[in-house]
Molecule: transfer RNA
Organism: Candidatus Woykebacteria bacterium GWA1_44_8
């Protein structure tokens, strides 16, 4: 430098135009003589960033960013 995938709670990840969720890990509870297990409730997100599209965007579409992955050139 081209070309292609991802980017979403703390962590792996779903949602492809109409209220953002599931595991898993935090808190508090039940239950135990206590601990684990179990089981119940709650918080927890500018959905990378920025501009478009639409009545409406995590979703499309552009631009930048970051991470992997492959390609070519110098040295």
């Nucleotide at each position: 430098g081209c070309c292609g995938a991802c980017g979403u709670g703390g962590c792996u990840c779903a949602g492809u135009g109409g209220c953002a969720g599931a595991g898993c890990g935090a808190a508090c509870c039940c239950u135990u003589g206590g601990u684990a297990a179990g089981g119940g409730u709650u918080a927890g997100g500018u959905c990378g960033u920025g501009g478009g599209u639409u009545c409406g965007a995590u979703u499309c579409c552009c631009a930048c960013c970051g991470u992997c992955g492959g390609c070519u050139c110098c040295a």